[in-house]
The RNA shown here (c-di-GMP-I riboswitch aptamer) has 87 nucleotides and comes from Gorillibacterium massiliense. Its mean pLDDT, the model's own confidence on a scale to 100, is 84. The organism belongs to Gorillibacterium, within Bacteria. The sequence was found by an Rfam model in a public genome assembly.
RNA sequence: CAGCGAUAAAGGCAAAGCCGGCGAAAACCGGUGACGCAAAGCUAUAGGGCCUUCCUUACUUGGAUAAGAUGGCAGCCAGUUACCGAA
Numbered sequence: 001c002a003g004c005g006a007u008a009a010a011g012g013c014a015a016a017g018c019c020g021g022c023g024a025a026a027a028c029c030g031g032u033g034a035c036g037c038a039a040a041g042c043u044a045u046a047g048g049g050c051c052u053u054c055c056u057u058a059c060u061u062g063g064a065u066a067a068g069a070u071g072g073c074a075g076c077c078a079g080u081u082a083c084c085g086a087a
Base pairs, nucleotide, nucleotide: 004085005084012037013036017032018031019030020029021028035075041080042079043078047077048076049073050072051071055068056067057066058065
């Protein structure tokens, strides 16, 4: 340096649920709470994937339905940077 990841050390993050806020929704933010995580740090204008549909289009008497991201997810894959050091 690269790989690897302990019943190590020092620290870190925080699923579901609940409360409040925000949003059309998905989601997000704060508090609480820990299911888990060695990148559960960062990147959604590098790519795949997933969620949603205010709005648009098609259809329609209306409603409903279908399609579409410009809205989201990094705790799906991926990319990228990084702490520690037993075997």